This is a predicted structure of a 350-nucleotide part of an RNA (small-subunit ribosomal RNA, central domain) from a metagenome.
Model confidence (mean pLDDT): 88 of 100.
The full RNA is in RNAcentral, with records from SILVA.
Context: one part of a larger RNA
Parts: sequence; C1' cells; structure tokens
RNA sequence: CUGGGCGUAAAGGGAGUGUAGGCGGAUUGGUAAGUUAGGAGUGAAAUGCACAGGCUCAACCUGUGUUCCGCUUUUAAUACUGCCAGUCUUGAGUACAGGAGAGGGUAACGGAAUUCCAGGUGUAGCGGUGGAAUGCGUAGAUAUCUGGAAGAACACCAGUAGCGAAGGCGGUUACCUGGCCUGAUACUGACGCUGAGGCUCGAAAGCUAGGGGAGCGAACAGGAUUAGAUACCCUGGUAGUCCUAGCCGUAAACGAUGGACACUAGUUGCUGGAGAAGUCAAUCUCUUCAGUGACGAAGCUAACGCAUUAAGUGUCCCGCCUGGGGAGUACGCUCGCAAGGGUGAAACUC
Repeated sequence: CUGGGCGUAAAGGGAGUGUAGGCGGAUUGGUAAGUUAGGAGUGAAAUGCACAGGCUCAACCUGUGUUCCGCUUUUAAUACUGCCAGUCUUGAGUACAGGAGAGGGUAACGGAAUUCCAGGUGUAGCGGUGGAAUGCGUAGAUAUCUGGAAGAACACCAGUAGCGAAGGCGGUUACCUGGCCUGAUACUGACGCUGAGGCUCGAAAGCUAGGGGAGCGAACAGGAUUAGAUACCCUGGUAGUCCUAGCCGUAAACGAUGGACACUAGUUGCUGGAGAAGUCAAUCUCUUCAGUGACGAAGCUAACGCAUUAAGUGUCCCGCCUGGGGAGUACGCUCGCAAGGGUGAAACUC
C1' cells in the first nucleotide's frame, strides 16, 4: 500500500455551518472527452519467458519466437459517464392555513425555604455523631412570634413526556427571535447529498477585569476515628459556585453507534398533528404522517445483543484504526494571559 475493520476487542471527529473536492433524479437531441472495437507507427539492444542449439553438464553463450500489458495517430460505435442545449416533477425549496414545545436572548415580577439584622415571649441548654468532641449559648442561644435585608435555586405539576445540531434547556409574565410537525393547493424546476481546510457553537473546572456573596464549599484550621489518618464522620471556612465583558476549548462531550437516501415480518405504549365512519355530543374505533419507548421474525453478530430510531440489505461522502508498554510523552510547529490545548514520534522493551 492492499485487504479487513470502527456499540463493548485498536478505531466515529464534541456539534454545526459551509469552501474546494467526491458523488448525484426522470427524459429528448447533439457532441465524442472518458469508454469500446479495428488499422497504422513506435515501444533500441541487452534483460525476462518459451523452444532449439554450442562449450563433456551447469553457469555462460548463440539463434528463433514472444513479452515490453504503454504512448502517438487514424477510422468507427454511442450503451454507460462527462460536456452543451431543451423538457419534466417524484428529490430539494418557497408561498398559504393550522399546531405543539424547559429551543435561544432581554427585562420585570412572585412565593416557599435558608442565613443575617432589629424587637417581643422565654430559660438552660443547643448542635452534632456509631458514640463523642471541637463549636454556639446566662453578654440570653436553641425554640417561638413580628418586622426588615440579602443572595441563590425554582417543591408539587414532572412523565422511558417535550424542545434543541451538540453542549444543554424547568417559577410567572411581556417583548425580540431560531427550528420543527401537519394539511391542501399553487409556484420554482435538481436548486441535491457529503464535506479536507476554514468559520461558529461548545458542560464542569480554570483564567483576566469589575460587581455580588445567602446557602454550599476545593484549599486551610480544629474535633474525632485510627497503629498512623495529610482520608472517610463532625464543627468552622477562603477561592469558587452567581452577574457583566472577555478568554479557555476540554469530558465516560456516550446511544461508548458520523451524515444522507432507499428497501426489508409483526405486537404494544406514549407525545404532536391530519382524516374517515357511526354517534346529539363527550368519546370510542380505524387509517395516516412526524417523533419517542418496550418486545420481537428474517437477517446480522465472536458472543452479548441489534432488529423500520439496525449493529439487517445496498449506494454516496467524510473521519478514524493497524500488537502491549514507552506515550497522548519528547522534539518541532501552532493556539493560549496562564493552566494548558492541537498536531504527534523514536530509541528501548515484552
């Protein structure tokens, strides 16, 4: 390199958007670049291969044939691919009418709880644990009532429920805004799929600056436990957690399963639409589309399992793997304020 692979053995990029590129629906005509067939020229000799011959054999040498799978040119063919021109509507999209939703952003508001502050009642404990102690409390705590302040998170509803490309999204209201689903018509007429680079988004932690700081809480301190206890348990508690602006760019970023399209038994539940029939209606039954679960035939799989939401059967495009360790390390380059990220070896060793 090929081949073979990528749910769990090594292997799907964290996700999207999209450039180049690759691939691409139905049909008509043209062209003849690819393609196919024939002819001509060339493809030096040696070498290679086959046969025959010569050195006693062989190596070696000689002869004949062939190969050199290619290139150039010419004639022809037109199924497929390409290119040019035309047509079409089923792919894709637009318009219209409905629909559901924790999709995103900004602002305002709400109640419960917690802590703190002030005041009232009230008195000796509270707290905490396996048991304790540190701690808090006669300077009046805990408990309880009233008032006030602050920050953060939104009980129940709540659900294999919903939305989002992924990360993720959950009190209420308003405004701004993205996507999706369904229906029936009309329109555009292949406008499509994928996507190296690029660009954008990207949990938590972390970083910079300015705010904020109730609760929780790395570090830290103390109390326990213990042989020790730099832990698990307890009492405190700083960064942080929150907001604004900007970085970082990583996760078991997981369905450990890239995207798109087509096809391939059934059964059952849920969510959002549409329709049919009966019915006064509610509603029930059935059909169908989109999504989301549980089983399960064929098939696949090393097995486990997957199974119309495929890991089945096919096509197209991208990413990735190639024994374990060394190592996601070193070096170089690059990004970053830093932490570090990206790319990514070898010696050696088993």